The RNA shown here (SAM riboswitch aptamer (S box leader)) has 108 nucleotides and comes from a rhizosphere metagenome. Of the family's consensus pairs, 97% are formed in the model. Its Rfam family is "SAM riboswitch aptamer (S box leader)". About the family: The SAM riboswitch is found upstream of a number of genes which code for proteins involved in methionine or cysteine biosynthesis in Gram-positive bacteria.

RNA sequence: UCUCAUCAAGAGAGGUGGAGGGAGACGGCCCUACGAAGCCCGGCAACCCACUUGUCCUAACAAGAAGGGUGCCAAUUCCGGCGGAGAGUUGCAUUCCGCAAGAUGAGG
Numbered sequence: 001u002c003u004c005a006u007c008a009a010g011a012g013a014g015g016u017g018g019a020g021g022g023a024g025a026c027g028g029c030c031c032u033a034c035g036a037a038g039c040c041c042g043g044c045a046a047c048c049c050a051c052u053u054g055u056c057c058u059a060a061c062a063a064g065a066a067g068g069g070u071g072c073c074a075a076u077u078c079c080g081g082c083g084g085a086g087a088g089u090u091g092c093a094u095u096c097c098g099c100a101a102g103a104u105g106a107g108g
Stems, first nucleotide, its partner, number of pairs: 001108007012041001014040003020031003026080003042073003047069003051064005077101001081099006088092001
């Protein structure tokens, strides 16, 4: 950097640490000394590998379990962007779909 999949669920009243954090810019809105980030422990999930069961020769698919590799553990990916559609209605908000941006995984 490209491709594919997923992103409305889930996860501590622990230890350490000390002021920040919520991807980035801007704007909101939040979290935080009743302690932020980070680290450790704990947990959640089930993307990949291995495993179990079923259909079954294989493959493939479905279900399961959680050993290994990641990931994740405030708020929808916290909300905003662009296009289309719907209803309200004329002042902005709102609902749905697609795209963009981003995150994670698996491939190249």